The RNA shown here (Bacterial RNase P class A) has 352 nucleotides and comes from a Bacillota bacterium.
The prediction has a mean pLDDT of 80.
Rfam family: Bacterial RNase P class A. By type it is a ribozyme. From the family's description: Ribonuclease P (RNase P) is a ubiquitous endoribonuclease, found in archaea, bacteria and eukarya as well as chloroplasts and mitochondria.
A source record names the gene rnpB.
The RNAcentral record of the sequence draws on ENA.

């Protein structure tokens, strides 16, 4: 210089006029709209679309279901500790794989409960000799018998690996190393790791297969709910109900206990207000703690729309503008994303 690795912001900027939606103050009233709950109008001042607002993927918070209990079926997490309202999230390890390396990445419990499944090629995949190798038959060869599993071939995998010795020719057949297993002991909160010893009867792999082991999980959903007005016929007919209606994924148990279910037929405005934004809430500084976080203290108030509020015009700058628009909130994964700043850390080459 260049090439990489984590993390943090930003994502057009300034002035000026106009217009939209929403708080507050003040000011208008026997105003103007509605039958009525209720809305609307003036001045002045503040806010006012995301890093993902996106797909609805997970977890909650609220809010309803007359008890929200227990089992089962069903889901879903799957290494240890720690964080959090919680979680399949995040922090610190621990073991495993990839990278020179800062780093990343794991669907990470069990195969010694028990059932499958490793297709084809291969001699053989919970087993076995196809070529080779070595003895022996008279033996140079053909053939026969016998040993072998080290070498070769198939394949994704073939009876741990190297290396010496040994043998008729091999082979943990015997040493040395190392690996897998198991084991006293020591360290560690724990996964785990170290050193010593024992085994070679030390043939597997798959649970993202079925299944086993642990923890955990009622439902629904903001069109949840909740209150107001206004009108009507507390109608008519039929079933089911204490030998139990109805009780919000399925079943059964249990609990509560009276009203459901179906046609017919009448009245209402798709009315209006709450819910709706003050929070598991933001910044900052201190303490605690490797670190997510926790604690105190100050401060601050940043959208709340309902056929859906952010727009238009002009000047000047330049990054010439990428992905894209909130509808109950809040915490995270995941997808899409032009261009611009920072900060730390690797690595190669050069120069001093």
């Nucleotide at each position: 210089u260049g090439a990489g690795c984590a993390g943090a912001c930003u994502g057009g900027a300034u002035g000026a006029u106009c217009g939209c939606a929403g708080g507050u103050a003040c000011a208008u009233g026997u105003a103007c709209c509605g039958c009525a709950a209720g809305g609307u109008c003036g001045u002045a001042u503040c806010u006012g679309a995301g890093g993902a607002a996106a797909g609805u993927c997970c977890g909650g918070g609220c809010u309803c279901c007359g008890c929200a209990g227990g089992g089962c079926a069903g889901g879903g997490u799957g290494c240890u500790g720690g964080g959090u309202a919680a979680c399949g999230c995040c922090c610190a390890g621990u073991g495993g794989a990839g990278g020179c390396g800062a780093c990343u990445c794991c669907a990470a419990g069990g195969a010694a409960a028990g059932u499958g499944c490793c297709a084809c090629a291969g001699a053989g995949a919970c087993a076995u000799a196809c070529c080779g190798c070595c003895c022996u038959g008279a033996u140079c060869g053909a053939c026969a018998g016998g040993g072998u599993a080290a070498g070769g071939g198939u394949g994704a995998a073939a009876a741990a690996g190297u290396g010496c010795g040994g043998u008729a020719a091999g082979a943990g057949c015997g040493c040395a190393c190392u690996g897998a297993g198991g084991u006293c002991c020591a360290g560690g909160u724990g996964a785990c790791u170290g050193u010593g010893c024992c085994u070679u009867u030390c043939a597997g792999g798959u649970a993202a297969a079925c299944c086993c082991c642990a923890c955990c999980c009622g439902g629904a959903g903001a069109a949840a709910g909740a209150c107001c007005a206004a009108a009507u016929a507390g109608g008519a007919g039929g079933g089911a109900g204490a030998u139990g209606a109805a009780g919000c994924u399925g079943c059964c148990c249990g609990c509560u206990g009276a009203u459901c279910c179906c046609u017919c037929g009448g009245g209402u405005u798709a009315g209006g207000u709450c819910g709706c934004u003050u929070g598991a809430g933001g910044u900052u500084u201190c303490a605690g703690g490797c670190a997510a976080c926790u604690g105190a203290a100050a401060u601050c108030c940043u959208a709340g729309a309902u056929a859906g509020a952010u727009g238009a015009u002009c000047a000047u700058c330049c990054g010439c503008g990428a992905c894209a628009g909130a509808a109950c909130c809040c915490g995270g994964a995941u997808u899409a994303c032009a261009g611009g700043u920072c900060u730390g850390c690797u690595c190669a080459a050069c120069u001093c």